RNA sequence: AGAGUUUGAUCCUGGCUCAGGACGAACGCUGGCGGCGGGUUUAAUACAUGCAAGUCGAGGGACGAAGCAGGAGCUUGCUCCUGUGGAAACCGGCGAACGGGUGAGUAACACGUGAGGAACCCACCCUGUACAUCGGGAUAACCCGAGGAAACUCGGGCGAAUACCGAAUAUGCCAUCAGGAUCGCAUGAUCUAGAUGGGAAAGCUCAGGCGGUACAGGACGGCCUCGCGGCCUAUCAGCUUGUUGGUGAGGUAACGGCUCACCAAGGCGACGACGGGUAGCUGGAGUGAGAGCUCGAUCAGCCACACUGGGACUGAGACACGGCCCAGACUCCUACGGGAGGCAGCAGUGGAGAAUCUUGCACAAUGGGCGCAAGCCUGAUGCAGCCACGCCGCGUGAGGGAAGACGGCCUUCGGGUUGUAAACCUCUUUCAGUGGGGAAGAAGCGAAAGUGACGGUACCCACAGAAGAAGCCCCGGCCAACUACGUGCCAGCAGCCGCGGUAAUACGUAGGGGGCGAGCGUUGUCCGGAAUCAUUGGGCGUAAAGAGCUCGUAGGCGGCUCAGUAAGUCGGUCGUGAAAGCCCGAGGCUCAACCUCGGAACUGCGGUCGAUACUGCUGUGGCUAGAGUCCGGUAGAGGAGAAUGGAAUUCCCGGUGUAGCGGUGGAAUGCGCAGAUAUCGGGAGGAACACCAGUAGCGAAGGCGGUUCCCUGGGCCUGACCUGACGCUGAGGAGCGAAAGCGUGGGGAGCAAACAGGAUUAGAUACCCUGGUAGUCCACGCCGUAAACGUUGGAUACUAGGUGUGGCGGUCAUACCAACGACUGCCGUGCCGAAGCUAACGCAUUAAGUAUCCCGCCUGGGGAGUACGGCCGCAAGGCUAAAACUCAAAGGAAUUGACGGGUCCCCGCACAAGCGGCGGAGCAUGCGGCUUAAUUCGAUGCAACCCGAAGAACCUUACCUGGGUUUGACAUCAUGGGAAAAGCCGUAGAAAUACGGUGUCCGAAAGGGCCCAUGACAGGUGGUGCAUGGCUGUCGUCAGCUCGUGUCGUGAGAUGUUGGGUUAAGUCCCGCAACGAGCGCAACCCUCGUCCUAUGUUGCCAGCGGUUCGGCCGGGGACUCAUAGGAGACUGCCGGGGACAACUCGGAGGAAGGUGGGGAUGACGUCAAGUCAGCAUGCCCCUUAUGUCCAGGGCUGCACGCAUGCUACAAUGGUCGGUACAACGGGCAGCGAUCCUGCGAAGGUGAGCGAAUCCCUUAAAGCCGGCCUCAGUUCGGAUCGAAGUCUGCAACUCGACUUCGUGAAGUUGGAGUCGCUAGUAAUCGCGGAUCAGCAAAGCCGCGGUGAAUGCGUUCUCGGGGAUUGUACACACCGCCCGUCACGUCACGAAAGUCGGCAACACCCGAAGUCAGUGGCCCAACCCUUAUGGGAGGGAGCUGCCGAAGGUGGGGUCGGUAAUUGGGACGAAGUCGUAACAAGGUAGCCGUACGGGAACGUGCGGCUG
Repeated sequence: AGAGUUUGAUCCUGGCUCAGGACGAACGCUGGCGGCGGGUUUAAUACAUGCAAGUCGAGGGACGAAGCAGGAGCUUGCUCCUGUGGAAACCGGCGAACGGGUGAGUAACACGUGAGGAACCCACCCUGUACAUCGGGAUAACCCGAGGAAACUCGGGCGAAUACCGAAUAUGCCAUCAGGAUCGCAUGAUCUAGAUGGGAAAGCUCAGGCGGUACAGGACGGCCUCGCGGCCUAUCAGCUUGUUGGUGAGGUAACGGCUCACCAAGGCGACGACGGGUAGCUGGAGUGAGAGCUCGAUCAGCCACACUGGGACUGAGACACGGCCCAGACUCCUACGGGAGGCAGCAGUGGAGAAUCUUGCACAAUGGGCGCAAGCCUGAUGCAGCCACGCCGCGUGAGGGAAGACGGCCUUCGGGUUGUAAACCUCUUUCAGUGGGGAAGAAGCGAAAGUGACGGUACCCACAGAAGAAGCCCCGGCCAACUACGUGCCAGCAGCCGCGGUAAUACGUAGGGGGCGAGCGUUGUCCGGAAUCAUUGGGCGUAAAGAGCUCGUAGGCGGCUCAGUAAGUCGGUCGUGAAAGCCCGAGGCUCAACCUCGGAACUGCGGUCGAUACUGCUGUGGCUAGAGUCCGGUAGAGGAGAAUGGAAUUCCCGGUGUAGCGGUGGAAUGCGCAGAUAUCGGGAGGAACACCAGUAGCGAAGGCGGUUCCCUGGGCCUGACCUGACGCUGAGGAGCGAAAGCGUGGGGAGCAAACAGGAUUAGAUACCCUGGUAGUCCACGCCGUAAACGUUGGAUACUAGGUGUGGCGGUCAUACCAACGACUGCCGUGCCGAAGCUAACGCAUUAAGUAUCCCGCCUGGGGAGUACGGCCGCAAGGCUAAAACUCAAAGGAAUUGACGGGUCCCCGCACAAGCGGCGGAGCAUGCGGCUUAAUUCGAUGCAACCCGAAGAACCUUACCUGGGUUUGACAUCAUGGGAAAAGCCGUAGAAAUACGGUGUCCGAAAGGGCCCAUGACAGGUGGUGCAUGGCUGUCGUCAGCUCGUGUCGUGAGAUGUUGGGUUAAGUCCCGCAACGAGCGCAACCCUCGUCCUAUGUUGCCAGCGGUUCGGCCGGGGACUCAUAGGAGACUGCCGGGGACAACUCGGAGGAAGGUGGGGAUGACGUCAAGUCAGCAUGCCCCUUAUGUCCAGGGCUGCACGCAUGCUACAAUGGUCGGUACAACGGGCAGCGAUCCUGCGAAGGUGAGCGAAUCCCUUAAAGCCGGCCUCAGUUCGGAUCGAAGUCUGCAACUCGACUUCGUGAAGUUGGAGUCGCUAGUAAUCGCGGAUCAGCAAAGCCGCGGUGAAUGCGUUCUCGGGGAUUGUACACACCGCCCGUCACGUCACGAAAGUCGGCAACACCCGAAGUCAGUGGCCCAACCCUUAUGGGAGGGAGCUGCCGAAGGUGGGGUCGGUAAUUGGGACGAAGUCGUAACAAGGUAGCCGUACGGGAACGUGCGGCUG
């Protein structure tokens, strides 16, 4: 510090996810030791048991227990006495308000921080001054009695104090009165001379001390007040009656509505009151570069609470955790009358929960209470125990050791790896273990002795032995680490992307590897990454985002200049910012964690001194450039009202006139002989204003268009007097605001939602047509929304130009004026464009540039602009505005393709023009289907279907049935054994096979070859062509496909390859930020066509000779031909066109002319195209069988469908006779002449020929002649019968051919469809491969005869190029919308119903404070006649207040609910086709109506 994920790819926006750190954690697996820390985050739930606050005899009285010492009695272990001792209880003092726990409540002066108290208190402690005199009356304990189950209580009596009370003394203290001085911001404070009134004390003692009272000061602690700071929510906007203030009184330690009476009517609030939700606050902790964000365990400070609620008492201090009273809930005891209790102290228990410990030891240390002290108490504390909960440290050994052992795993079988790892050798002993030694912590107290919970711990020494000690997660990318097997969209994984459908580095296991290590992973939470709430540090034209527009309140911001001030700001200094923590330095535990010390820091707040540039404030100083104002001009569909005009539509009346009109893609509905349409004249009425008209004008926006009048707003220009910052923006607020819509009343020509009809259609609730109502228009009132858009808030300033246009002005020139022209200023409105900006597109002085100010708005998509709540509206609805749930994206711009019922250009037997077919018939062949024991398998649109198959009777053969066989039909090797094996003969059998007989090899003598047995292995046409190689098809012989360098672009990519021409061609030329190159095209190759040269046998024969008349012979090389080699054609020449080009048109010459014809040749790629059955091959499967051998059958089955052919339907023919002319090929297990036989297929014979020699081999159509004469025929030949021939082991299933007989359908073929552009189509025959033979009518070749047509590119199909749109990229066979049906989930509404919370009204009213009080009661003081009275107090009662409780109606929040509504998701459901291309009616926005649904239509708007 980043990474993954939207796309075919790219850039951007944007969300999701990951890597880091942390934790009071929990869970899973695992677990050796130690140190230091931490340990109910949940039920502030309920608690058994024990302990957690006592102490003082130097305050007091009484009693004096246990123990110890001595003595006595004796019953020898008891009683008594004395001394000592001091327990338990009581009065009294101090403490118990600390320490310890918890976080419920609390949004508050509760906390933090800084001030203030001139408005206060403070026991114990310290300092100082002064005192402590004289009296009195009670009471607990105790004794007696009584009640009660108990808790406990009552009566009588005795009687003490440092308990209580009175008096004395007290200048100082307090209160009141009235003076003086000094000071303060005010109330007032301080000091001081007086008067009056009031107020103290306690003793004990070991004689050392310890206490007591008053006042003053200090210290400590507390209380009160204020500034500032720190949560969410406005779907909480108004709150408040002791409320705000005053006067007086009460109350308090003290100010104060703190309380009360009276008076006034205030106080708070968008700088967020009030309400709701949540929460103890802080030092700090986690994270982060920081700013921040999150948290508030342990430790420390403060607060609050103590079963829940209320209350006071005591006291220096409490409204009191281990005190009291009352109420409530709960628990316990009970004799039922009544009592007791409060672990949020330490342990511990139940419960809750994912989850959190011992009913331990000690007061040795530290600290606290009491005490003079010893000391006692102390679950504070110090320690120990449990728990890997965290941090830190250590160990589980170290060195050597290659035959790189065994085993495991993988393997290409060679090996690799585990791996120096182990074994083995040498060594060490930390930790744990055993034994021995053994602390510091201790100071204090005490005369001394002595005193350690931890602990026989830490630490030290010795001993033995590698001995006792390693796991967890991960290995597809992010992210470090790969193989095998198993599984087969199953089981499973998963943080995101995503893996798994038979070769899974992603599941499970194993081997190996990576990471961390006594831990490792997972889950949860927080911060980070996230600049993803952006102060640092983001945005708003199209990605989310500028309010529809304007005015304007608060607020924010604000021109030049002078002076003052010093609030902000800056500097110095002072106080504070607790300690701990963080950071730095040093030190102590062997190190570290941890601890100690010092420093720094604590960015803050406050005081004070200073500075004055900037901001603020003051002088309501000065100025004029902003703003305003005035005069003069000026343009304009700016607004409101009234009036008025012509054209057009419609309607009415009349005339002319006759059969149609109208409407459409084509029609129909409709109108018309009752006279329409058309046309002329007249009239009525409503609405809108042609031309002018213009990216022209005006307005804030919406918007505004005939003309005139009246009223009225704003702008611009010129000039200048004046005012003197008066300005900008603008939360709330107010006004305006298209269309549709609503209300009331008018109006209504045209148009036209709805509606009706006609068409279209599968349907057509649409598009089209005919009608047609609201509405559109007017007046008044609502509504308040639009793609209200420049999708661009307003204001100001600055930053190149060019060119239009509207308004006004200036200068020059011209000039009578005006107009025109050049230059120029200001304002408006467009286009192009520099810098700059931008993701790109684009913007660019009218900014989307550079800056400032103010406002509004955004923060992933969906859910949703929806629900609920509130406000507005007559309604429709508008404004404000969530969540659950769900997805890993949704998006913007641009790129390359593909596609379009987009555009343009071009090509092809693509269409058209022609010729001949197919589709109908019969047959052949292939396929589907059906059948079958099997009908083996593959090929399936074009590009499967006479295809693999260039030959299925057996074989082939892979299929079926049956019979056999198991190292095998075939290959290699090893071991052992054996004899040859084969062949021939015989027997059984369907054969395979089995048995018997016969028969015997080569050799260098090792062996080879052969057979048998055993073991390795063979074998498989079994699967996977979606694991593959190779080969092939197809687009397509289409003209394309790319690269290097350069350039452009952030990039995908573009350029080149586009453009202008041209070509069959990316062929060539020209141009050009491109220049070159490669694979394709073309050419080079083969063949045909002309000529030449060479050579002439088996070929040829012109001339010469011979001849049996056949190139037969001699001969010849001329010719044909053959075989080789060459020539030739290149737009080379001429002319026209073209750009002086490429090229094209025409011509000449030429055998051939513009690639001369044909062939071979198939770019990058596409189709997971085809083939595992041609071959090869990975993996899987079979192994007495899925191998192999044999016989027979099947692949030939037949109701049907399709495809490809053949033969025909006839006279351009058939048939008979005669007769002419080829080429390519093939041949020795062959072709086979000749002759003979047969009607024939053939048979017999066997010349010649391994072939330019011989044979196949008569070519056929053609030509000549005869017959047939339009008919199911002398057409056609299927089918069937009979007889044969040939091949072959064998023609039954199931061959071909021959002869004779038979003589079916068929008379030119529906929709539709195929081939072909010249030696082509058509037609005619010939040959060959395969092959014993042949189903070949197929295939591959050969030659003979030999046409027609092409205007042309609109249309169909296919292809190439350019361009455009796109929501497609599996690429239109794409994408995608809505209803309906089913399932799941969350949410809303809902008659109701249940509950929580806060408050209100009333009732009741405990405890208790306060107030009052007849009668009643009372020791201290006073009076007194001794009985009483007084002062004062108490119980009781009454009153105010008052908790809980009750009643009531509301508020608010939540649970649940028949039913209901939409939403999301789900597999391959149903209906349609709305959107994306002109998406087939351009789409979208607002609104209204309609419709199963997407949607349709109307009105207005937008261009996205």